This is a predicted structure of a 108-nucleotide RNA (Guanidine-I riboswitch aptamer) from a Hyphomicrobiales bacterium. The prediction has a mean pLDDT of 80. Rfam family: Guanidine-I riboswitch aptamer. Rfam describes the family as follows. This family represents a conserved RNA structure found upstream of the ykkC and yxkD genes in Bacillus subtilis and related genes in other bacteria. The function of this family is unclear although it has been suggested that it may function to switch on efflux pumps and detoxification systems in response to harmful environmental molecules. A reference for the family is Nelson et al. (2017), "Metabolism of Free Guanidine in Bacteria Is Regulated by a Widespread Riboswitch Class", Mol Cell. The source organism's lineage runs through Bacteria, Pseudomonadati, Pseudomonadota, Alphaproteobacteria and Hyphomicrobiales.
RNA sequence: UGAGUUGGUGGCUAGGGUUCCGGUGCUGGGUGAAGCAUGCUGGUCCGAGAGCUGCCACCGAUCUGGUAAACCAGAUCGGACACACGGCGGGACAAAAUCCCGGGAGGC
Numbered sequence: 001u002g003a004g005u006u007g008g009u010g011g012c013u014a015g016g017g018u019u020c021c022g023g024u025g026c027u028g029g030g031u032g033a034a035g036c037a038u039g040c041u042g043g044u045c046c047g048a049g050a051g052c053u054g055c056c057a058c059c060g061a062u063c064u065g066g067u068a069a070a071c072c073a074g075a076u077c078g079g080a081c082a083c084a085c086g087g088c089g090g091g092a093c094a095a096a097a098u099c100c101c102g103g104g105a106g107g108c
Base pairs, nucleotide, nucleotide: 007056008055009054010053011052012051015046016045020043021042022040023038024037025036026035027034058079059078060077061076062075063074064073065072066071083103085106089101090100091099
């Protein structure tokens, strides 16, 4: 200096807006039905690479079984799971966001 790998997924939370429910205001008015406006503590909903947690996958060692071997399956233990500052802008869904572009651009 270059290349490859550093995985996937469920639950939850920080956070997010407003499709639905609800709240509030106005209209309506049959002490109706309903309509419009409003993110308004909330429920539904979205939701983290750098948040929490579980499961699976991957690598190695040992052991068990099929089986004598290649090979396959399983169990146990260990490993890799270290580190991680981050725009502008754009995209999806109703809309927004620590979602996606993105461990990006850039910086150290």